[in-house]
The part of an RNA shown here (small-subunit ribosomal RNA, 5' domain) has 529 nucleotides and comes from an uncultured prokaryote.
It matches the Rfam family "Bacterial small subunit ribosomal RNA".
Model confidence (mean pLDDT): 83 of 100.

Context: one part of a larger RNA
RNA sequence: GAACGAACGCUGGCGGCGUGUCUUAAGCAUGCAAGUCGAGCGGCAAGGCGGGGCAACCCGCCCUAGAGCGGCGGACUGGUGAGUAACACGUGGGUGAUCUGCCCUUGGAUUGGGGAUAGCCAUUAGAAAUAGUGGGUAAUACCGAAUAAGUCCGCGAGGUUGCGACCUUGCGGGGAAAGGCGCUACGGCGCCGUUAUUAGAUGAGCCUGCGUAAGAUUAGCUAGUUGGUGGGGUAAAGGCCCACCAAGGCGACGAUCUUUAGCUGGUCUGAGAGGAUGAUCAGCCACACUGGAACUGAGACACGGUCCAGACUCCUACGGGAGGCAGCAGUGGGGAAUAUUGCGCAAUGGGGGCAACCCUGACGCAGCCAUACCGCGUGUGUGAAGAAGGCCUUAGGGUUGUAAAGCACUUUCAGUGGGGAGGAAAAGCUAGUCGUUAAUAGCGGCUAGCCGUGACGUUACCCACAGAAGAAGCACCGGCUAAUUCAGUGCCAGCAGCCGCGGUAAUACUGAAGGUGCAAGCGUUAAUC
Numbered sequence: 001g002a003a004c005g006a007a008c009g010c011u012g013g014c015g016g017c018g019u020g021u022c023u024u025a026a027g028c029a030u031g032c033a034a035g036u037c038g039a040g041c042g043g044c045a046a047g048g049c050g051g052g053g054c055a056a057c058c059c060g061c062c063c064u065a066g067a068g069c070g071g072c073g074g075a076c077u078g079g080u081g082a083g084u085a086a087c088a089c090g091u092g093g094g095u096g097a098u099c100u101g102c103c104c105u106u107g108g109a110u111u112g113g114g115g116a117u118a119g120c121c122a123u124u125a126g127a128a129a130u131a132g133u134g135g136g137u138a139a140u141a142c143c144g145a146a147u148a149a150g151u152c153c154g155c156g157a158g159g160u161u162g163c164g165a166c167c168u169u170g171c172g173g174g175g176a177a178a179g180g181c182g183c184u185a186c187g188g189c190g191c192c193g194u195u196a197u198u199a200g201a202u203g204a205g206c207c208u209g210c211g212u213a214a215g216a217u218u219a220g221c222u223a224g225u226u227g228g229u230g231g232g233g234u235a236a237a238g239g240c241c242c243a244c245c246a247a248g249g250c251g252a253c254g255a256u257c258u259u260u261a262g263c264u265g266g267u268c269u270g271a272g273a274g275g276a277u278g279a280u281c282a283g284c285c286a287c288a289c290u291g292g293a294a295c296u297g298a299g300a301c302a303c304g305g306u307c308c309a310g311a312c313u314c315c316u317a318c319g320g321g322a323g324g325c326a327g328c329a330g331u332g333g334g335g336a337a338u339a340u341u342g343c344g345c346a347a348u349g350g351g352g353g354c355a356a357c358c359c360u361g362a363c364g365c366a367g368c369c370a371u372a373c374c375g376c377g378u379g380u381g382u383g384a385a386g387a388a389g390g391c392c393u394u395a396g397g398g399u400u401g402u403a404a405a406g407c408a409c410u411u412u413c414a415g416u417g418g419g420g421a422g423g424a425a426a427a428g429c430u431a432g433u434c435g436u437u438a439a440u441a442g443c444g445g446c447u448a449g450c451c452g453u454g455a456c457g458u459u460a461c462c463c464a465c466a467g468a469a470g471a472a473g474c475a476c477c478g479g480c481u482a483a484u485u486c487a488g489u490g491c492c493a494g495c496a497g498c499c500g501c502g503g504u505a506a507u508a509c510u511g512a513a514g515g516u517g518c519a520a521g522c523g524u525u526a527a528u529c
Base pairs, nucleotide, nucleotide: 001529002528006525007524008523009522010521013376014375015374016373018371020368021334027331028330030329031328032327035072036071037070040069041068047062048061049060050059051058052057079287080286081285089211090210091209092208093207094206095205098204099203103200108195109194110193111145113143114142120135121134122133123132124131125130152173153172154171155170156169157168158167159166160165179192180191181190182189183188213259214258215257220250221249222248225247226246227245228244229243230242231241232240262284263283264282265281266277267276268275269274289310290309291308292307293306312323313322314321315320340366342365343364344363348362349360350359351358352357379409380408381407382406389400390399391398392397413470415465416464417463418462419461423456428450429449430448431447432446433445434444435443436442473518474517475516476515477514478499479498480497484513485512486511487510488509494501495500
C1' cells in the first nucleotide's frame, strides 16, 4: 500500500447493488418448510331438494369436506462442515464387470379368472399413544391361468473382434398386463394409462494413471493380512464374505503412527514467480440428537421415514408413551460480533393432476445493520468597511478571511401533491384452418378476436409546489509523514508503530488557535499478501 462475512471508538443526509452466528455439529417454546390425484376404488359428514311422520327422526336424489385403500412424489429442493489425508476431491482414462423411474424412440400385446383386506358396522382393552376380536365390501391393490415375434437361461453352427462382447441362425426351457375418461351412426375411434421389448438421453455405481497438509523428538507395519482354487453375495469386477492351499504384501521414492483439515472452480495479494485462503455463487463429497441396522423403492441404508440401544427434554391415571430447527423466522446460551416469529406464489423453477388447479420459508420481494462497493447532496455567484469576536504579536500589526454579514440566483436529494411504464407469457371463451377419424363428435397444432392474472407498490420514471431552506465529521501536525504557535504541566500527569518525548522557555503530554489529510465517514485493533 492492498484487502475484509470483520469488531471497537467518535460521527452520521439520501439512493443503488451485494453480504450478514466465522464462536457451542451445545439445547430449543411457537408457527410454517411435501404434498397431490374423485379422469384408479369403495364410500360419505355438513348443505340443498323431495317424500313419510305430531315430533324426535327415517328414506331417496344432488353435491362435496375429512378419513381410508391405491398411484406418483416424500432419494429433488433447502441446511451444515462434525467426520474424512481418502480414489474424498481435481484431472485424464476404463467398464468386453454394471443399473437407470419419469422423458424420447422401435415395433407387439392389453385375453380370461380367483381369493382377500382397510375404510364401514358391532364390540373389547387402555389415562393416552394405540392395540385387538367378529361381520361385511371395492379397485389401475394382491394372486393363479392362457398367449408372447423379440427378450432371459441352457446346448450348438457361422461371421466380426486383441479379450468373456456383438451380429445371423437351429433346438429345448422359463417369464406379462389394468383399466379409466370423452365421443359415437353402437361397428368403433381418440386421449391418458398398463405390460413385454429396441435404441437413446439423463442420472448413478465400480476400477484406474497422475496431482492433493505437517511431524522421523513416529522406523518398522500387516493373519483376511498378500496371492491362488472353489463357492456365496451384488445391478456389477473384487478377500466384499466363506472353506481349503501357499507365505506372502507395504516401507527412507517415508509405510505405520500422531496432529491438523471438507476438496475444487475460484478469492485476496503480488510486475510476475509465488504466498495466503476456500464466506457469498457454482460443481463434488460427507452428515442430519449420539451409535448401529435394515425395509420399501428405478434410486436411500433415507434431515422433517422405520427398528434397536444411549444421553437429554416433555406427558402420565406410574402400567406406559412422545420428541429431534446443521430447513425459514424466532428463543435463550456462548461470544468482540452477525438481521424479521414479514408479504406473495405475480415471475422463474419443482412435485402431483388430462386439465382447471393445489402445494412449494425453493424462489421473488420487502424489513434491520454505513457491513463492503458505487453514485449524489449538504448550495451557486458576488461581496474589503479586509466588520465584530477569537488567537498570536516586536503592540506597528498579522491571522482566522471572501470566510461571515449583505446583495443576486438555483432547487439535485429529502418533503407535499398529482400522473405513471415494464416485469404478463399464459390459462379461459369464441371463430377460422390443418391433422387424426367413417364422423361436422371428441382430441391435438396454428392463426385471429374477446376476456383476463402483480407480492413488490404510495414501484421505476415524469410533472408541479415552497424555501438556502432539513443534511459534516474524524484523525493527525518531532523524524519516518503532508501540516505550528501559545498557554498549562514540570521524569509528575501522560504519549508512543519504530527512533524516542516529559526533570520550568515541551513544534512529541493536556487545552486552545491555526494548519494538513480523508470525507458520510474517519481512526484503532485482529488475521492475510